[in-house]
Context: one part of a larger RNA
RNA sequence: GACUAACGCUGGCGGCGUGCCUAACACAUGCAAGUCGAACGAGUAGCAAUACUAGUGGCAGACGGGUGAGUAACGCGUAGGUAAUGUGCCUUCUUACUGGGGAUACCGUUCCGAAAGGAGCGUUAAUACCGAAUGUGACGGAGACGGGGCAUCCCGAUUUCGUUAAACUGUCAGGGUGAGAAGAGCAGCCUGCGUUCUAUCAGCUUGUUGGUGGGGUAAUGGCCUACCAAGGCUACGACGGAUAGCCGGUCUGAGAGGAUGAUCGGCCACACUGGGACUGAGACACGGCCCAGACUCCUACGGGAGGCAGCAGUGAGGAAUAUUGCGCAAUGGGCGAAAGCCUGACGCAGCGACGCCGCGUGAGGGAUGAAGGCCUUCGGGUUGUAAACCUCUGUCAGUGGGGAAGAGAACGGACGGUACCCACUGAGGAAGCUUCGGCUAACUACGUGCCAGCAGCCGCGGUAAGACGUAGGGAGCGAGCGUUGUCC
Numbered sequence: 001g002a003c004u005a006a007c008g009c010u011g012g013c014g015g016c017g018u019g020c021c022u023a024a025c026a027c028a029u030g031c032a033a034g035u036c037g038a039a040c041g042a043g044u045a046g047c048a049a050u051a052c053u054a055g056u057g058g059c060a061g062a063c064g065g066g067u068g069a070g071u072a073a074c075g076c077g078u079a080g081g082u083a084a085u086g087u088g089c090c091u092u093c094u095u096a097c098u099g100g101g102g103a104u105a106c107c108g109u110u111c112c113g114a115a116a117g118g119a120g121c122g123u124u125a126a127u128a129c130c131g132a133a134u135g136u137g138a139c140g141g142a143g144a145c146g147g148g149g150c151a152u153c154c155c156g157a158u159u160u161c162g163u164u165a166a167a168c169u170g171u172c173a174g175g176g177u178g179a180g181a182a183g184a185g186c187a188g189c190c191u192g193c194g195u196u197c198u199a200u201c202a203g204c205u206u207g208u209u210g211g212u213g214g215g216g217u218a219a220u221g222g223c224c225u226a227c228c229a230a231g232g233c234u235a236c237g238a239c240g241g242a243u244a245g246c247c248g249g250u251c252u253g254a255g256a257g258g259a260u261g262a263u264c265g266g267c268c269a270c271a272c273u274g275g276g277a278c279u280g281a282g283a284c285a286c287g288g289c290c291c292a293g294a295c296u297c298c299u300a301c302g303g304g305a306g307g308c309a310g311c312a313g314u315g316a317g318g319a320a321u322a323u324u325g326c327g328c329a330a331u332g333g334g335c336g337a338a339a340g341c342c343u344g345a346c347g348c349a350g351c352g353a354c355g356c357c358g359c360g361u362g363a364g365g366g367a368u369g370a371a372g373g374c375c376u377u378c379g380g381g382u383u384g385u386a387a388a389c390c391u392c393u394g395u396c397a398g399u400g401g402g403g404a405a406g407a408g409a410a411c412g413g414a415c416g417g418u419a420c421c422c423a424c425u426g427a428g429g430a431a432g433c434u435u436c437g438g439c440u441a442a443c444u445a446c447g448u449g450c451c452a453g454c455a456g457c458c459g460c461g462g463u464a465a466g467a468c469g470u471a472g473g474g475a476g477c478g479a480g481c482g483u484u485g486u487c488c
Stems, first nucleotide, its partner, number of pairs: 001487003005484005012359006018352002020317001025315003029312003034059003039056002042053004066270003075195008085187003090183007098132001100130002107122006137164007145156004168175002196242003203233003208230008245267004249260004272293005295306004323349001325348003331345001332343004362392004372383004396429001398424005406415001432477005437458003443472005453460002
């Protein structure tokens, strides 16, 4: 000098920030992801228009939000590669949308179960599902041609064979669907270099290192598998152990460097613990599924339910860290043609001097240098223009009145009757903390008597203590001041 600080004493206001560093401990309650009737049949209300509802179906739930347990690793950073890749929504372009079929939820009914839930039968629709047709194309096989490159190869034109599509809806503006090409954005994989401590860890390794065939993936690859070879790494530190998310940055420092990784932004990892896949363009999926485990809860003992490292909040731990608030008005996101709905993202408000910054606690005059206090050589000195008193001012706080911007055209303002403006009142409501032996700015008196105590270091205290305690006075900083802890 700096803190995500804590503790002690004290505490007026505002703005902007910031707030579980410990138990990735356990969680009551509420909310945090829905939406579309312009895909579909049905039901409820209504005279109807229409509105609403569960279900089928579509899109979204892989984003946003949290945490840092694990990870010393292509995890991250940086620079590249992908002739080894994928891509929903969005943009541009080419081309197409023909004709059929069988089911099923909801519903009705019968039943099982304490519940969670489930079974049988019957009925029905679709942009749900399944054949057929067509094939601009795409993919695969075969043949030959041109161009290019970086080993495998890449691009283009052409002949033939095989495989492969679709869905409709509408308020008539449109919205959607299939096959392909390109773009943008996003993602996967690979590589060079960099990335803590430890040798009181010196050898490590059998899918191990490489090859061939096969499998798998969007894709390369021991990624997996069979066979073959016997390799691969290592004092330029392998292997083991310890610690740790990484970075932009942040703090410090003249710099080099050292330390650090809260808030904000990028990447990664995780979601009660361990494992697994399903769906999907994308997950091996925080508020999805299955299995196992620990824990909690319900039970009719047969069986079930749950996962706050989302926002609040509770208990526990701890020196220590906030409201079970308001609103979708703005920004952004999901769905929808739209109206709109949802959004604890976000915007705001609340609490905390936790931090930074700003402001105030009055201004001018006022000497008989009042009283009181303290000291005294008893003359006086000091507190001290300080107070009283006089004349003013109105920042902040208070009362009354007005009152926004934030909202690009219409509607729409949580914040908020807030900021701000005007008027009024009246010095009133607003100063403490540490320290005074030297370092180090600031001194006397009394009490105590190696006691009580102080202390960062040196050291003070055993009868005149400027070092302990109190008082007066002084010094420093000031809504703060000290102490402790950590880093430079």
A computed fold for a 488-nucleotide part of an RNA from an uncultured bacterium, annotated as small-subunit ribosomal RNA, 5' domain.
The prediction has a mean pLDDT of 86.
RNAcentral holds the full RNA, with entries from Greengenes.